[in-house]
Predicted 3D model of a 354-nucleotide part of an RNA (small-subunit ribosomal RNA, central domain) from Halobacterium bonnevillei. The coordinates come from a structure-prediction model, not an experiment, and the mean pLDDT is 88. Rfam family: Archaeal small subunit ribosomal RNA. Its Rfam clan is "SSU clan". Gene Ontology terms of the family: structural constituent of ribosome and ribosome. On this family, see Cannone et al., BMC Bioinformatics 2002: "The comparative RNA web (CRW) site: an online database of comparative sequence and structure information for ribosomal, intron, and other RNAs". The source organism's lineage runs through Archaea, Methanobacteriati, Halobacteriales, Halobacteriaceae and Halobacterium. It was read from a public genome assembly.

Context: one part of a larger RNA
RNA sequence: UUGGGCCUAAAGCGUCCGUAGCUGGCCGGACAAGUCCGUUGGGAAAUCUGCUCGCUUAACGAGCAGGCGUCCAGCGGAAACUGUUCGGCUUGGGACCGGAAGACCUGAGGGGUACGUCCGGGGUAGGAGUGAAAUCCUGUAAUCCUGGACGGACCACCGGUGGCGAAAGCGCCUCAGGAGAACGGAUCCGACAGUGAGGGACGAAAGCUAGGGUCUCGAACCGGAUUAGAUACCCGGGUAGUCCUAGCUGUAAACGAUGCCCGCUAGGUGUGGCGCAGGCUACGAGCCUGCGCUGUGCCGUAGGGAAGCCGAGAAGCGGGCCGCCUGGGAAGUACGUCUGCAAGGAUGAAACUU
Repeated sequence: UUGGGCCUAAAGCGUCCGUAGCUGGCCGGACAAGUCCGUUGGGAAAUCUGCUCGCUUAACGAGCAGGCGUCCAGCGGAAACUGUUCGGCUUGGGACCGGAAGACCUGAGGGGUACGUCCGGGGUAGGAGUGAAAUCCUGUAAUCCUGGACGGACCACCGGUGGCGAAAGCGCCUCAGGAGAACGGAUCCGACAGUGAGGGACGAAAGCUAGGGUCUCGAACCGGAUUAGAUACCCGGGUAGUCCUAGCUGUAAACGAUGCCCGCUAGGUGUGGCGCAGGCUACGAGCCUGCGCUGUGCCGUAGGGAAGCCGAGAAGCGGGCCGCCUGGGAAGUACGUCUGCAAGGAUGAAACUU
């Protein structure tokens, strides 16, 4: 619980789908629930205001009138707005068609360099490593040169504040299947929409379970150094892991630290996609220029902001819906509940202290 806020001070759920709810385009008709008007009734008393009266006065008390009672009900009426219903529309939304772009997803097949090991040939004393060294490898022939085989991981250049995806993320080539966005249309539906509490799905890395695989790298660990020490930084090794299949976990500075959707508000300059027009042409899916739509960067006006900065991809001006914040610490802890094989995750306090 009003208000004020949420890029960086506390605060946008990691992302999307979607139930209830909330919100809802243009035109016309009907109804009259909300709404508005009139009228009638209820709306206790006391208190309050005005007048009159009674206690010698006042306070106090009594009578009358008014007000308050923020509201409810009946009846009659209005029909602009909201609502309900009926009919219509096309600009929101959706569908369909067309050509084009893309590291979008899943599966399968193929390839390439490097690396490691092994085998053959050549060759002989060092190699490796560092600030300097040593551990380490090597006379059972290493390093090096050369021919081959096997293995697993990865995908240089192209490569680009380039592209695609809801986010996580996605990069050798080919094929198969699937998905989405943009552009263009003289086609169709006709408000079918937006958001979204609960809920569901996806979700890097690490970690876990079962099975496989193990080249490189490499937590832990073992050595060598360094150092006062060195449970480190440096060096030599090296298990889990890193890879695959099937499941689990559900978290990140999951960041643009910026929720989603719609409308409006100067420009300039790059770049990706599509379309239109003009010019050039070696006619090519070509080149150049301008314009429109759509993405993505930089600068910047008004405006905003505490400033940094933001500035048509807003942090400007407005609308709809959701989430979240309310001093620091204790604490994302305890307890309880849900969830997980576990590690843990989700929800989430208080005493006390300042």